[in-house]
RNA sequence: GUCGCCGUGGUGUAGUCGGUUAUCACGCCUCCCUUACAAGGAGUAGGUCCCCAGUUCGAACCUGGGCGGCGACA
Numbered sequence: 001g002u003c004g005c006c007g008u009g010g011u012g013u014a015g016u017c018g019g020u021u022a023u024c025a026c027g028c029c030u031c032c033c034u035u036a037c038a039a040g041g042a043g044u045a046g047g048u049c050c051c052c053a054g055u056u057c058g059a060a061c062c063u064g065g066g067c068g069g070c071g072a073c074a
Stems, first nucleotide, its partner, number of pairs: 001073007010026003019057001029043004050066005
């Protein structure tokens, strides 16, 4: 340099046939339980879906550009 894949709460992810409130697990916090801790039960908060632009009535999803990560080739 060329090509391919990926970027979504703190971490790992689902959703990528465009359609009302973005899923689950772990973690944080609160409550219950316990003499206490762990385990267990209940609940809350936390995402403007990497950035910018475009298409569309409507974009995490489609298109273009950029940034970053991984891999292959040179």
Background: This is a predicted structure of a 74-nucleotide RNA (transfer RNA) from Blastocladiella emersonii ATCC 22665. Its Rfam family is "tRNA". By type it is a transfer RNA. Taxonomically the source falls in Blastocladiella emersonii (Eukaryota, Blastocladiomycota, Blastocladiomycetes, Blastocladiales). Model confidence (mean pLDDT): 81 of 100.